[in-house]
């Protein structure tokens, strides 16, 4: 370094769907619920998508989604 074998405490988060609520809307809170996930932990900083409005052609503002990606910070475990 490559290929094969293959552990691991204590856990933790929570898709769709379902009720309630707020929002024009994307969506979000609160319970239920498990589909995944070694960062499904935090940040809208580049990006991407998605809504409301102007334009109505490209664009422009506002806002939404970290379970889109990337990038920062961070956290848990320790066998051959």
């Nucleotide at each position: 370094a490559c290929a094969c074998c293959c552990a691991a405490c204590g856990g933790g988060c929570a898709a769709a769907c379902c009720a309630u609520u707020c929002g024009c809307g994307a969506g979000a809170a609160u319970g239920g619920g498990a589909c995944g996930c070694a960062a499904a932990g935090c940040g809208u900083u580049g990006a991407c998508u998605c809504c409301g409005g102007g334009u109505c052609c490209a664009c422009c503002c506002g806002g939404a989604g970290c379970g889109u990606c990337g990038c920062g910070c961070u956290g848990c475990c320790c066998a051959g």